[in-house]
Molecule: transfer RNA
Organism: marine eukaryotic metagenome
Order: sequence, then structure tokens, then C1' cells
RNA sequence: GGUAGUGGUUCAAUGGUAGAACGUCACCCUCCCACGGUGAAGACGGGGGUUCGAUUCCCCUCUA
Repeated sequence: GGUAGUGGUUCAAUGGUAGAACGUCACCCUCCCACGGUGAAGACGGGGGUUCGAUUCCCCUCUA
């Protein structure tokens, strides 16, 4: 100096209600498990600024 940081994990979202897959939990299904079905919980690294409004733009900082 450059790149990256978003649920437990892997990734989306280029200023307007933060989503998906897998995973977790509950229920259904089954004699039981697995598979399958329905639903739920759960996240923008930290601080400040700009803006009616920031994951998004700017500055500092932390981590890799």
C1' cells in the first nucleotide's frame, strides 16, 4: 500500500423492511431411526461522520 470481515458454517444484498443453502430447535410423518414435510430462533467486526434514511458513501480503529 492492496484485499477481506454479514446467523453456527459457506455466501448474496452497489442508499429504502438484511436474504439463501447447509446446520440447530419444535411439530408432522414412521413401530424406531433415516429420508421427507411445516414452522421457529439466530447475523451486518468496533467507534464516529454524511443523509429523511447507511451492510452500502467518508474517516479512524481492530482482526486475517